[in-house]
Molecule: Lysine riboswitch aptamer
Organism: mouse gut metagenome
RNA sequence: GUAGAGGUUGCAAUUUUUAAGAGUAUUAUACAUGAUAACUUGAAUUAGAUGACUGUAUAAGAAAGGGAAAAUUGCCGAAGGAUUUAAUAGUUCAAGCUAUUAAAUUACUGGGUAUAUAGUGAAUAACUAUAUAACUGUCAUCGAAAGAUGGAGAGCUAC
Numbered sequence: 001g002u003a004g005a006g007g008u009u010g011c012a013a014u015u016u017u018u019a020a021g022a023g024u025a026u027u028a029u030a031c032a033u034g035a036u037a038a039c040u041u042g043a044a045u046u047a048g049a050u051g052a053c054u055g056u057a058u059a060a061g062a063a064a065g066g067g068a069a070a071a072u073u074g075c076c077g078a079a080g081g082a083u084u085u086a087a088u089a090g091u092u093c094a095a096g097c098u099a100u101u102a103a104a105u106u107a108c109u110g111g112g113u114a115u116a117u118a119g120u121g122a123a124u125a126a127c128u129a130u131a132u133a134a135c136u137g138u139c140a141u142c143g144a145a146a147g148a149u150g151g152a153g154a155g156c157u158a159c
Base pairs, nucleotide, nucleotide: 001159002158003157004156010075011074012073013072014071015070016069017068018067026060027059028058029057030056031055032054036047037046038045039096040095041094042093043092044091079109080108081106082105083104084103085102086101087100088099089098090097110136111135113133114132115131116130117129118128119127120126138151139150140149141148142147
């Protein structure tokens, strides 16, 4: 350098179907309340006693992210995380916070599973981070063997 392996729950993406989201958000009407409301702060703008915000009742009533199944595609640092920068969105400006996308940096993580804590989330789903536990593949050492101990993918096997 080339080609492969971990494994039928390996990783990621796309499409279709589908459960939940949810009788929720929201809209309208009526009643109650009585001054603020739009993520936080300051200013502005818009709306507001012709009733803001909130609550109750009735009627109507979604969607997104995330999940499951199937198919297709690309692959084996597949991929994920962390940090930094930039753009966009949350009424406008400034700062913050959150989310999404892109790029750069980073020898942080072999892989999936379960449990606990924290965060995001409607959620007991799922994802992310940390820790623990066995399981699993790989290499090294010890061993007659069974097996034991330890390491990390910049690894391992073949050429």